RNAcentral holds the sequence, with entries from ENA and Rfam. c-di-GMP-I riboswitch aptamer from Brevibacillus centrosporus, 84 nucleotides, folded computationally. Model confidence (mean pLDDT): 85 of 100.
[in-house]
RNA sequence: GAUGACAAAAGGCAAAACCAUCUAAAGGUGGUGACGCAAAGCCACGGGUCUAAAGUCGCUGACUACGAUAGCCGGGUUGCCAAA
Numbered sequence: 001g002a003u004g005a006c007a008a009a010a011g012g013c014a015a016a017a018c019c020a021u022c023u024a025a026a027g028g029u030g031g032u033g034a035c036g037c038a039a040a041g042c043c044a045c046g047g048g049u050c051u052a053a054a055g056u057c058g059c060u061g062a063c064u065a066c067g068a069u070a071g072c073c074g075g076g077u078u079g080c081c082a083a084a
Stems, first nucleotide, its partner, number of pairs: 004081001012037002017032006035071001041077003045074003048069003055063003
């Protein structure tokens, strides 16, 4: 340097659920809590998915992202440890 598999150590993150809070919602944030994670650190750039306030239409409804998701996938970027 590459690789990191069924290795070790140090440490890290924290799903569901419940409580509080913000939001039109999806969802976010904080607390409790651990299902899992080697990038489950960061970035919505491409695809997917969720929501549909505003808007449009043929208006009990449908469409639509400028909202959300990095713990859906790809990509970008930074990085601890590190056996054979």